[in-house]
Context: one part of a larger RNA
């Protein structure tokens, strides 16, 4: 719990696409269900409120009224909600040109490094560190040439830069495909917004098969050290890669849900369209869409937000409710597992 909030105090679901559900432009004409008026019906008694009366008063009592905010019939309003009907075109989408992109999936190639065989030169050290030492090296290492192996990742470009819903995405090339902006204004006529559900979701893990160049959890070994189960050094196995199935969580952050409308401005970016303009391209003016940064009313507990709101309105979901206990127990649901999810209490402050 008819209240108040959710960027940092508790609280935006990690994100879409979506069915019921709620919410819905405008214009006539109609019905009359809501609604709104009038009429009758009932709406026991008592009480309660007003009046006048009995107990000497009062508490009680007793008679009238009026009141019952409701529901029912019926006879009217037709402005809103709503239902039918025919429509408009400013939301929404189609449909023509234009135009940028690391937006997905497959295949191909290609160069720098690296570490590994093999061969050649050529000798005693290399390597690592604060300094060492474990370790590699006379069985020829380290350096250095020249062939080949293999596997990951793509220097420079290269940005507060671009694209995706988000996780995310960066050597080239073909092919297959999402999605977006501008411009035009041809066509549809509300088809829209939100949303149990469902489906995508780093990393890290698991399953079955492959792969392993470099790095590296765990192990070992050396050094530090009072001690070092670390930091540092030498090694090194899962992992990192691929396929195909699961896990479904992260500071999944912008710690800010999606959509629409409204409101001073300045200055950079990025991708378009126009207009001046030289005759092209620049500049400079207009304007659309994304992304910064300052800033004005406003706002906020302060920081800060500020036309990409944290201003001001609407619609719809989602979430909070003192701090431990605790995102735990138990029980359901889903996983092979690992756990995920839904999710309390007893105590105590």
């Nucleotide at each position: 719990u008819u209240g108040g909030g959710c960027g940092u105090a508790a609280a935006g679901c990690g994100c879409g696409c979506g069915u019921a559900g709620g919410u819905u432009g405008u214009g006539u004409a109609u019905c009359a269900g809501g609604u709104c008026g009038g009429g009758u019906g009932u709406g026991a008694a008592a009480g309660c409120c007003c009046a006048g009366g009995g107990c000497u008063c009062a508490a009680c009592c007793c008679u009238g009224g009026a009141a019952c905010u409701g529901c029912g019939c019926u006879c009217g309003a037709a402005a809103c909600c709503g239902g039918u009907a025919c429509g408009c075109u400013a939301g929404a989408g189609u449909c023509c040109c234009u135009a940028a992109g690391g937006g997905a999936g497959a295949a191909g190639c290609g160069g720098a490094a690296c570490u590994c065989u093999u061969g050649g030169u050529g000798u005693a050290g290399g390597g690592g560190u604060g300094a060492a030492a474990u370790c590699c090296g006379u069985a020829g290492a380290u350096a250095u040439c020249a062939c080949g192996a293999g596997g990951a990742a793509c220097a420079c470009c290269a940005g507060a830069g671009g694209c995706g819903a988000a996780a995310g995405c960066g050597g080239c090339u073909u092919c297959u495909u999402g999605g977006u902006a501008g411009g035009g204004u041809a066509c549809u006529g509300a088809c829209a917004c939100u949303g149990a559900g469902u489906g995508c979701g780093a990393a890290a893990g698991c399953g079955u098969g492959g792969g392993u160049a470099g790095c590296a959890a765990a192990c070992a070994g050396g050094a530090u050290u009072a001690g070092a189960u670390a930091c540092c050094c030498u090694g090194g196995u899962a992992g990192u890669c691929c396929a195909c199935g699961c896990c479904g969580u992260a500071a999944a952050c912008g710690a800010u849900g999606c959509u629409c409308a409204c409101u001073a401005g300045g200055u950079g970016a990025u991708g378009g369209a126009g207009g001046u303009a030289u005759u092209g391209a620049c500049c400079c003016c207009u304007u659309c869409a994304u992304u910064g940064c300052c800033g004005u009313a406003g706002u906020u507990a302060a920081c800060g937000c500020g036309u990409u709101a944290a201003g001001u309105g609407a619609g719809c979901c989602g979430c909070c409710u003192g701090g431990g206990g605790a995102g735990u127990a138990c029980g359901g649901u889903c996983g092979c597992a690992a756990g995920a999810u839904u999710a309390a209490a007893a105590c105590u402050c």
Molecule: small-subunit ribosomal RNA, central domain
Organism: uncultured bacterium